[in-house]
Description:
Model confidence (mean pLDDT): 84 of 100. This is a predicted structure of a 73-nucleotide RNA (transfer RNA) from an archaeon. Its Rfam family is "tRNA".
RNA sequence: GGGGCUGUAGUCUAGCUUGGUAGGACUAGCGGUUCGGGGCCGCUCAGCCGGGGUUCAAAUCCUCGCAGCCCCA
Numbered sequence: 001g002g003g004g005c006u007g008u009a010g011u012c013u014a015g016c017u018u019g020g021u022a023g024g025a026c027u028a029g030c031g032g033u034u035c036g037g038g039g040c041c042g043c044u045c046a047g048c049c050g051g052g053g054u055u056c057a058a059a060u061c062c063u064c065g066c067a068g069c070c071c072c073a
Stems, first nucleotide, its partner, number of pairs: 001072007010026004020056001028044006049065005
């Protein structure tokens, strides 16, 4: 220098193909259960890597970047 894959909450992950309310688990907070703790149950907080474009509508499509991994040179 060329090519490919990946990026969603503090952590892990589904959704992307086929555009239409961002879902689940762990952690954390509160409550219930318990004499108390653990466990269990319920509730709550918290997220689409960045810019631009297409569209009524973008995590999803297009484009330019950034970061990580792999291959070729």